The RNA shown here (transfer RNA) has 74 nucleotides and comes from Candidatus Iainarchaeum sp.
Model confidence (mean pLDDT): 82 of 100.
It matches the Rfam family "tRNA". Gene Ontology term of the family: triplet codon-amino acid adaptor activity.
The organism belongs to Candidatus Iainarchaeum, within Archaea.
[in-house]
RNA sequence: GGGCCCUUAGCGCAGUCCGGAAGCGCGCUCGCUUUGCAAGCGAGAGGCCGCGGGUUCAAAUCCCGCAGGGUCCA
Numbered sequence: 001g002g003g004c005c006c007u008u009a010g011c012g013c014a015g016u017c018c019g020g021a022a023g024c025g026c027g028c029u030c031g032c033u034u035u036g037c038a039a040g041c042g043a044g045a046g047g048c049c050g051c052g053g054g055u056u057c058a059a060a061u062c063c064c065g066c067a068g069g070g071u072c073c074a
Base pairs, nucleotide, nucleotide: 001073002072003071004070005069006068007067010026011025012024013023020057028044029043030042031041032040050066051065052064053063054062
């Protein structure tokens, strides 16, 4: 220098293929249960989906550029 892949909640990941607007597990908070703790059950908070631009009535999703990471080639 070039090819491919990844970037979504504190952490690990779905969702992208096929545009209709975001979810799961763990963790965190509160409640129930217990003498108390843990476990269990229920509820809740937490995200401008890496950044910028474009297309569209509508973008996490499609297009372009950039940044970071991984891998392969040179």